The prediction has a mean pLDDT of 80.
A computed fold for a 109-nucleotide RNA from Albibacterium bauzanense, annotated as SAM riboswitch aptamer (S box leader).
[in-house]
RNA sequence: UGCUUAUAGAGAAAGACGGAGGGAUUAGACCCUACGAAGUCUUGGCAACCUGUACUUACAAGGUGCUACAUUCUACCUGAACGAGAAAUCAAACCAGGAAAGAUAAGCU
Numbered sequence: 001u002g003c004u005u006a007u008a009g010a011g012a013a014a015g016a017c018g019g020a021g022g023g024a025u026u027a028g029a030c031c032c033u034a035c036g037a038a039g040u041c042u043u044g045g046c047a048a049c050c051u052g053u054a055c056u057u058a059c060a061a062g063g064u065g066c067u068a069c070a071u072u073c074u075a076c077c078u079g080a081a082c083g084a085g086a087a088a089u090c091a092a093a094c095c096a097g098g099a100a101a102g103a104u105a106a107g108c109u
Stems, first nucleotide, its partner, number of pairs: 002108006013043005021032003026075004044067003048064003051060004071101001076098004083090002
């Protein structure tokens, strides 16, 4: 780098440096940000997966990870009110479901 599987309910911040962006990517919306963004470092914290101890739900915090809010929403597909049409059919709000993509872990390559 790629493949497979599982999960997304919840949880957890201060300081220093830095100096304009950030919320994965493209576009739009929305939100955070000079009362200081990203990033780096220090110290803490959380406990998702692996692991360990009890044994079915807790604890620990060794590995990975995380520490604004939320996979933020829409985009693709299905269902579908209303509408157009003689019909076949077309088109489609809100909402629901799914897919795709991304994230994290475990295993493999």